[in-house]
């Protein structure tokens, strides 16, 4: 320098035009004499800027970061 892929909750990761789910973590409660552990409940997110659309995490364009391949 060229090509391809990824960016979603504190962490790991689904969904891919119509209110973004799960696990784990964290807070609270219950069970136990206490702990471990289990159960219930709450908490919290679409990398940034534009465009298309009635509606964008999703599609298009540009940017940023990371990974892979080639030179």
């Nucleotide at each position: 320098c060229g090509g391809g892929g990824a960016g979603u909750a504190g962490u790991u990761u689904a969904c891919c035009g119509g209110u973004a789910g799960a696990a784990u973590g964290c807070g609270c409660g219950c069970a136990u004499g206490g702990g471990g552990u289990g159960c219930g409940u709450g908490u919290g997110g679409u990398c940034c800027g534009g465009g298309u659309u009635c509606a964008a995490u999703u599609c298009c364009c540009g940017g940023c970061u990371c990974c892979c391949c080639g030179a």